[in-house]
The RNA shown here (Glycine riboswitch aptamer) has 105 nucleotides and comes from Ammoniphilus sp. CFH 90114.
The coordinates come from a structure-prediction model, not an experiment, and the mean pLDDT is 79.
Lineage of the source: Bacteria > Bacillati > Bacilli > Paenibacillaceae > Ammoniphilus.

RNA sequence: AUGAAAAUUGUGUGAGAGACUGGACGGAUUAGAACCAGCACCGAAGGAGCAAGUCCUAAAAAACCUUAGGACGUAACUCUCAGGUAAAAGGAUCGCAAUGGGACG
Numbered sequence: 001a002u003g004a005a006a007a008u009u010g011u012g013u014g015a016g017a018g019a020c021u022g023g024a025c026g027g028a029u030u031a032g033a034a035c036c037a038g039c040a041c042c043g044a045a046g047g048a049g050c051a052a053g054u055c056c057u058a059a060a061a062a063a064c065c066u067u068a069g070g071a072c073g074u075a076a077c078u079c080u081c082a083g084g085u086a087a088a089a090g091g092a093u094c095g096c097a098a099u100g101g102g103a104c105g
Base pairs, nucleotide, nucleotide: 007099008098009097010096011095012094018039020038021037022036023035040085041084042083046081047079048078049077053072054071055070056069057068058067059066
């Protein structure tokens, strides 16, 4: 100042998959949440894994190259620990506003 990024707040948007079965509790009756057991599923809270590549170490050798081991290393991909599978709540991403900060010029 024509003010970047991380982070935070508010707001809008927002998918997928059993209102599963049984037990117990409760209760006028039924259902749900929570508790216990069981099977089936989802990926977009969070978490975890690695691709190219970079670096280090060792080997015939000083460099490049080669081989082996190790470290770093993206995701909306993968896993399904956690979480979720009617509504509510939550929910990545994206938009707007503000806080914040001071990159760049």